[in-house]
RNA sequence: AAGUAGCUUAGAGUUUGAUCCUGGCUCAGGAUGAACGCUGGCGGCGCGUCUGACACAUGCAAGUCGAGCGCGAAACCCGGCUUCGGCCGGGGAGUAGAGCGGCGGACGGCGCAGUAACGCGUAGGAACCUACCCCUAGGUCCGGGAUAACUCGCCGAAAGGCGGGCUAAUACCGGAUACACCCGAGAGGGGAAAGCUCCGGCGCCUAGGGAUGGGCCUGCGUCCUAUUAGCUAGUUGGUGGGGUAACGGCCCACCAAGGCGAUGAUGGGUAGCUGGUCUGAGAGGACGAUCAGCGCGACUGGGACUGAGACACGGCCCAGACUCCUACGGGAGGCAGCAGUUCAGAAUCUUGCGCAAUGGGCGAAAGCCUGACGCAGCGACGCCGCGUGGGGGAUGAAGGCCGUAAGGUCGUAAACCCCUGUCAGCGGGGACGAAAGCCGGCACGGCCGGUUGACGGUACCCGCAGAGGAAGCCUCGGCUAACUACGUGCCAGCAGCCGCGGUAAUACGUAGGAGGCGAGCGUUAUCCGGAAUCACUGGGCGUAAAGCGUUCGUAGGCGGGUGCGUGUGUCGAGGGUGAAAGCCCUGGGCUCAACUCAGGAAUUGCCCUCGAAACUGCGCACCUUGAGGGCGUCAGAGGGUGGCGGAAUUCCCGGUGUAGCGGUGAAAUGCGUAGAUAUCGGGAGGAACGCCAGUGGCGAAGGCGGCCACCUGGGGCGUCCCUGACGCUGAGGAACGAAAGCCAGGGGAGCGAACGGGAUUAGAUACCCCGGUAGUCCUGGCCGUAAACGAUGGGCACUAGGUGUCGGCAGCUCAACCCUGUCGGUGCCGUAGCUAACGCGUUAAGUGCCCCGCCUGGGGAGUACGGCCGCAAGGCUGAAACUCAAAGGAAUUGACGGGGGCCCGCACAAGCGGUGGAGCAUGUGGUUUAAUUCGAUGCAACGCGAAGAACCUUACCUGGGCUGAACUACGCCGGGAACCCUCCCGAAAGGGAGGGGUGCCCUUCGGGGAACCCGGCGAUAGGUGGUGCAUGGCUGUCGUCAGCUCGUGCCGUGAGGUGUUGGAUUAAGUUCCGCAACGAGCGCAACCCUCGCCGCUAGUUGCCAGCGGGUAAUGCCGGGCACUCUAGCGGGACUGCCGGCGUCAAGCCGGAGGAAGGUGGGGACGACGUCAAGUCAUCAUGCCCCUUAAGUCCAGGGCGACACACAUGCUACAAUGGCCGGUACAACGGGCAGCCACGCCGCGAGGCGGAGCGAAUCCCUUAAAGCCGGUCUCAGUUCGGAUUGCAGGCUGCAACCCGCCUGCAUGAAGCCGGAAUCGCUAGUAACCGCGGAUCAGCCACGCCGCGGUGAAUACGUUCUCGGGCCUUGUACACACCGCCCGUCACACCACGAAAGUCGGUCACACCCGAAGUCCGUGGCCCAACCCGCUUCGGCGGGAGGGAGCGGCCGAAGGUGGGGCCGGCGAUUGGGGUGAAGUCGUAACAAGGUAGCCGUACCGGAAGGUGCGGCUGGAUCACCUCCUUU
Repeated sequence: AAGUAGCUUAGAGUUUGAUCCUGGCUCAGGAUGAACGCUGGCGGCGCGUCUGACACAUGCAAGUCGAGCGCGAAACCCGGCUUCGGCCGGGGAGUAGAGCGGCGGACGGCGCAGUAACGCGUAGGAACCUACCCCUAGGUCCGGGAUAACUCGCCGAAAGGCGGGCUAAUACCGGAUACACCCGAGAGGGGAAAGCUCCGGCGCCUAGGGAUGGGCCUGCGUCCUAUUAGCUAGUUGGUGGGGUAACGGCCCACCAAGGCGAUGAUGGGUAGCUGGUCUGAGAGGACGAUCAGCGCGACUGGGACUGAGACACGGCCCAGACUCCUACGGGAGGCAGCAGUUCAGAAUCUUGCGCAAUGGGCGAAAGCCUGACGCAGCGACGCCGCGUGGGGGAUGAAGGCCGUAAGGUCGUAAACCCCUGUCAGCGGGGACGAAAGCCGGCACGGCCGGUUGACGGUACCCGCAGAGGAAGCCUCGGCUAACUACGUGCCAGCAGCCGCGGUAAUACGUAGGAGGCGAGCGUUAUCCGGAAUCACUGGGCGUAAAGCGUUCGUAGGCGGGUGCGUGUGUCGAGGGUGAAAGCCCUGGGCUCAACUCAGGAAUUGCCCUCGAAACUGCGCACCUUGAGGGCGUCAGAGGGUGGCGGAAUUCCCGGUGUAGCGGUGAAAUGCGUAGAUAUCGGGAGGAACGCCAGUGGCGAAGGCGGCCACCUGGGGCGUCCCUGACGCUGAGGAACGAAAGCCAGGGGAGCGAACGGGAUUAGAUACCCCGGUAGUCCUGGCCGUAAACGAUGGGCACUAGGUGUCGGCAGCUCAACCCUGUCGGUGCCGUAGCUAACGCGUUAAGUGCCCCGCCUGGGGAGUACGGCCGCAAGGCUGAAACUCAAAGGAAUUGACGGGGGCCCGCACAAGCGGUGGAGCAUGUGGUUUAAUUCGAUGCAACGCGAAGAACCUUACCUGGGCUGAACUACGCCGGGAACCCUCCCGAAAGGGAGGGGUGCCCUUCGGGGAACCCGGCGAUAGGUGGUGCAUGGCUGUCGUCAGCUCGUGCCGUGAGGUGUUGGAUUAAGUUCCGCAACGAGCGCAACCCUCGCCGCUAGUUGCCAGCGGGUAAUGCCGGGCACUCUAGCGGGACUGCCGGCGUCAAGCCGGAGGAAGGUGGGGACGACGUCAAGUCAUCAUGCCCCUUAAGUCCAGGGCGACACACAUGCUACAAUGGCCGGUACAACGGGCAGCCACGCCGCGAGGCGGAGCGAAUCCCUUAAAGCCGGUCUCAGUUCGGAUUGCAGGCUGCAACCCGCCUGCAUGAAGCCGGAAUCGCUAGUAACCGCGGAUCAGCCACGCCGCGGUGAAUACGUUCUCGGGCCUUGUACACACCGCCCGUCACACCACGAAAGUCGGUCACACCCGAAGUCCGUGGCCCAACCCGCUUCGGCGGGAGGGAGCGGCCGAAGGUGGGGCCGGCGAUUGGGGUGAAGUCGUAACAAGGUAGCCGUACCGGAAGGUGCGGCUGGAUCACCUCCUUU
């Protein structure tokens, strides 16, 4: 290297109308010493107080050795004696027992409070100790005096103690001897021992070595906090000494004044550390249960003693708290050992068995002890394994659920048939773990035999019977796998996030079904992951959070070229270590697995040795390009000081002069006849410097602008003379730092917070106006902030260009200019590249390197607390609780703007006529009512649904009735033809009674059948009851507006754009031209209908020119079809022709011709869509609701009410008129339950009678205004006709409520209409009448049509309204009827301040001072050794020791003042949150005064104003620059 094997990084939901980005929140995974809910068959292996190191009853957890020593029972048995009380002897037994002595109680077991430390980890080190064990060498001699036990006495309740007496030792002491031991430089001095024995041995002493264990020291590593910045008196070092096993300031005396700290000392908080565990691709993060190593603790605090080892868990002393005993005098105790108890807690086990195994202590050993340990028990707490059956079985059973009623589904699921036998149950058998030791044997070879099991009759094996005993939990809107029904109705509830629930909920509850996992399943909590969301791997900072306001500079970090050296980093090789367990790999053992055993790998680290020398560091030497300097020269509002100048404002004086001035949108306050304003002259004073002036210049930034002088900083260019890396950045630090503000003193013209006044306004603490104080200015001193912005830190290098401009130089030129080149500055456009996009682009936001600062969701909040600074205002540093599912950036499409441009519309304007005033009609609101049925509600409801409410209609009300029904379709049964008539009650409906009548088809003459009727049964009707927010259909509206889209291509990450924008044109997205677009669709237009001209065809009922006939007259007749007309088909108009304009186009203007001219007039026709627009009462329809009623029938009433209000109309107010008389000319239509001629009657409505006509024939049908003539004469009238009275007519079952018409009478308001508002651009408005639908009639003055007469005006697009296109801003997207801010009020929540109060903690000062070590003393006490004496008992003295006393230190305690932390706290402050509270309108569109930043003052509040600043301001104009043509 190949090959092989193993391992190897996943995302989603949620901000928007949509998009991209930023960014947080949330989810899917794994894990746990867990807990909780529901459920629960078996086994194996593990694990099991995480909270109170809270308190503990009871038992057990550390003893052992008679082979170190002295003493030494009892029960009971045997024997003997007895005065019958008992005694003696032997055995029990040298046993039990305690004691002296030795070894062990410093291990093992438990816990994690403390500890941020050499505590732990790792690697090293030198000044040490180490009982028992091993090795080596040597020794083990001679003496002595005590003492406990025991016994006697005494004290005490007890615990216990005191005294007298006896005694042993491997206890204690003296002597001897002695080394390699100790002291000492040496000479020299000092200093040991123990015996026991079963005779094998076991011990003892000294010394050396080893092993093991430990003490000590050091490098490195080891949490958070700087809102802890300074700490330190034995403190740092030295000398000497003490102390220790040992170094050391460990301790002491003296001397010196050090030591530590931004590489974070000191303080505070938290925490045992590690192997490892969980997670993760890894790097990392989190954790430190069980097991293992280390440390620390043992009721709390202090202390030492003994010992090889302790400052000692089951030892001692003292103090404290607590508990217990007590005779009140005193005592006892310490489960964080095993089990167990109480409390605490969401929560964690048996007061089990055994020393059989492993391990430990003692012993020579037997053995004893061992809650270490081995096992068992409890708990699904975890991991692993197994089972609850297997196969067959479709009438796809019953039943449930759904259902469009067909069926589907649960579902081979069950039943049923065949089978199996795991587990559990029962019966039988039945271990491994056990071999050492010991005992015995022996042929002596650790050779043979024997003995020992808590678990346990367990594992395991065999057998027996029978599917028999064994399934739940969660979920099913998206993420996320799984859907229906019912119930509920913003309720009850769900919810991890987004969010569900307000009558059809896959989201709540239940059911059926489904999905997932399975003896478990969910939930909660916590950790890692996902999160590249603290980014080392692996992020950012122009606008999203984020560049310090600027500069200088300290530490630090980083640093140009060459050579030599060194070997710090770095790299290589080897060695040591990195405990075991664990993880990983391989293999082995339990039937598998979990579990476990063995081997390997790994342990990325540290140390040692050797080596390499490129890079880095260090040392030395040199270099010039970085940097700096010299010389020459240049530009400049750079800074400071002093002086000077003119214009203007204001004031003062004087002159002229007279009634106003000033100010505004308009005004007013104000000034002015005491003479203002205006104007001229003179003067005073302060502040600012016009033109030049320019994206011009200078400065680090703030900032700097008249002129002159002086002082002074920086920079550019040229030269290439000097130094020789002297550099860059810069935490702390220092200096500078607009405006406002502060202090002191000046100054004060203008301006001008506050304030006063006038306006505006609902208000106006504002905008506007008149005044005006601080201030603005100067000097000195503070403050230290800003949108201090290029929202862009500094330095160096590299990476296309083009074009302006400022400064310098060079070339060209004689020179200037121009031009060209170059260096430095300052703009614009732009390539690559970058960017979420916008944009940036040699002045980078590109590509790299170096250094600094800063960010980590929004709100709370730049707030609170603390600290530092400040005179103050305040600044700097800077949180948390709580709360939200977002807050954001850029761009997109819309919508909107009190933004802009262009353009339309009876939109305004111009004009004509109206409405709004009156009376009446109709509709509506309101009110009323038994009911006044319902709907329609800005435009786009209101003479609308209503093109016909007296009954009916009718849906409403009152009352009377009917009930499976007033009505439709079907089947069955019984009866009857159907049908008609009469009577009774009744208002009718309805109820009741009676009579008549017998049809059609078949027939066996009994009867059967069909239609229809009645009754019964079954399945069903009916509802103008609800929901137009469940719907279909239909309709209104924007709007006859010119728009709305698609395919493909292109551009953009994307939403999306382009096309559709632009130039021109049009009524038009109409057309042309241009163009990354090219085409196309729905709309526009045209095609359709109608009117206008002509032609053709046709000629009755129409027409009548010519011909004929006839009449009083008339197309009346013959005839004709020319004309008119009718109604069918064609023609005609297309900017086609001419001229001009235009781009050569589209087209526009004018003209000719023409009946008509530029869409000829009118109609039908309404794009994508909007308004949850309207309609469930036209109809249809889902769901819900009613069923002797919310259905249905009937009578009467109501829909017609009336103090009002509005809307739409009619008629008027009169002379352009009214009235009277005469007279002319239409069109559209309608007509048989109809239109009705003619005639007659009636003043009339109308009546009588009756011809014609189902209609180009007859009728409605006299059109009216007009015209002619007359009258009225300006009057509430001869206008106007309301109202009312009387009398009539007509329709109709019926005109009271409640019809129309006629005649007579009555004659109201009204004399042209406030604010406001409507229609109409030509055959239009206006005026005039006619017809029709509905309809018995009619409240019609309405509606839909028809014709007659027939105008005026449009300059124009500023304004109002609506609309179209382009563009701009936006915080809107439910889209401006949007959004949104602050005070106030209410409720809740957390927090700050607060007189104080309570507690914790820490050190300090002083007082007191236990135990105890040490020191001193020691008159009291003492056997050993020494000396003396001795009656040999002892006595005295000495050496030595001790009690006691004193002293230093010293825990607890006390006193005092403090630091820090916390609890509570009347009241108080702001903050957050909370469907519909109050006040205003600050912001978003120029948000209606552009907004915002800093500061100051003011104000209910948002906020306003002043000063300075910013653009992250719209709009218009101008200037400059650039791009394109």

The prediction has a mean pLDDT of 88. The RNA shown here (small-subunit ribosomal RNA) has 1525 nucleotides and comes from a bacterium. It matches the Rfam family "Bacterial small subunit ribosomal RNA". The sequence was found in a public genome assembly.